[in-house]
Model confidence (mean pLDDT): 79 of 100. SAM riboswitch aptamer (S box leader), 83 nucleotides, folded computationally.
C1' cells in the first nucleotide's frame, strides 16, 4: 500500500523550548507574534494487553481550538484484526 469491524458533538494546557505557520485534499470558514509546527513535560481516556471477583492500577497506541470545524468525494483519522 489493500481488506474488515469499531469509534467519532463527552474529556484532556494561562508549562518549557522554539519563532511562522496550522486546521489531511478542494472549496469554504477560522487558528496563530496577546507566538503557529516542532520537541519536552503536563493532561484525557477511546481501542487492546497483563494483574484483579470487580473498580482500580502498569504498558502499547492514540488524542488535547471550533461537530472528522462545515461541505464534498469510490473522503480522511485512530484502534484492533486479516492476507
Nucleotide at each position: 500500500a489493500c481488506c474488515u469491524u469499531a469509534u467519532a458533538a463527552a474529556g484532556a494546557g494561562a508549562g518549557a523550548u522554539g519563532g511562522a505557520g496550522g486546521g489531511a485534499c478542494a472549496g469554504g470558514c477560522c487558528c496563530u507574534u496577546u507566538g503557529a509546527a516542532a520537541u519536552c513535560c503536563a493532561g484525557c481516556a477511546a481501542c487492546c494487553u497483563a494483574u484483579u471477583a470487580g473498580a482500580u492500577u502498569a504498558g502499547g497506541u492514540g488524542c488535547u481550538a471550533a461537530a472528522c470545524c462545515c461541505u464534498g468525494a469510490u473522503g480522511g483519522a485512530u484502534a484492533a484484526g486479516g492476507a